Notes
Model confidence (mean pLDDT): 81 of 100. A computed fold for a 74-nucleotide RNA from a Polyangiaceae bacterium, annotated as transfer RNA. NCBI's taxonomy places the organism under Bacteria, Pseudomonadati, Myxococcota, Polyangiales, Polyangiaceae. The same sequence occurs in records of 2 taxa. Rfam family: tRNA.
RNA sequence: GCCCCCGUAGCUCAGUAGGAUAGAGCAGACGCUUCCUAAGCGUAAGGUCGCAAGUUCGACUCUUGCCGGGGGCG
Repeated sequence: GCCCCCGUAGCUCAGUAGGAUAGAGCAGACGCUUCCUAAGCGUAAGGUCGCAAGUUCGACUCUUGCCGGGGGCG
C1' cells in the first nucleotide's frame, strides 16, 4: 500500500431482505429478606447504535469518506 471482518449501556454480546417505544446477561444504585454480611428476590436508571455525509416518506440496518481494533497478502 491492497483486501476482509468488527465498532450497539460501565463490561460481554443479541438484534439488520429498511418501519412502531433499541434489547439481554453481568456490574453499579435503591428496596425486601437477615442481628449483620453473603446468597436469593424485586424495582428503577443507564445508549446521540464509532464520527460525518448521501439515498429514502422513513436508516442501528443500504452507499461513500474518515477514525479505532483484529486478520490476510505484498